[in-house]
């Protein structure tokens, strides 16, 4: 330098042909049950505003295309393999 695959919550990581961003696992937090701990078993858990409802925003960074983009095109970052 060239090619390839990959960057998505606090973590690993799904989202299947472009149509609701957070299943599923762990982790925390609060609660059950225990004398009490462990296990277990309920719920909660992206960001901001708000007393709620709820409304905006957000998929490494800009941009395009498209009614609509985590997803398709360009161009930079960062990471991993390979080639030379």
């Nucleotide at each position: 330098g060239c090619c390839u695959c990959g960057g998505u919550g606090g973590u690993g990581a799904a989202a299947u042909u472009g149509g609701u961003a957070u299943a599923c696992a762990c982790g925390u937090u609060g609660g059950a049950c225990u004398c009490a701990a462990a296990a277990u078993c309920c719920a909660a858990u992206a960001g901001u505003a708000g007393c709620a409802a709820u409304a905006c925003u957000g998929u490494g960074a800009g941009a395009g295309u498209u009614c609509g983009a985590g997803u398709c095109u360009c161009u930079c970052c960062c990471g991993a393999g390979g080639c030379a």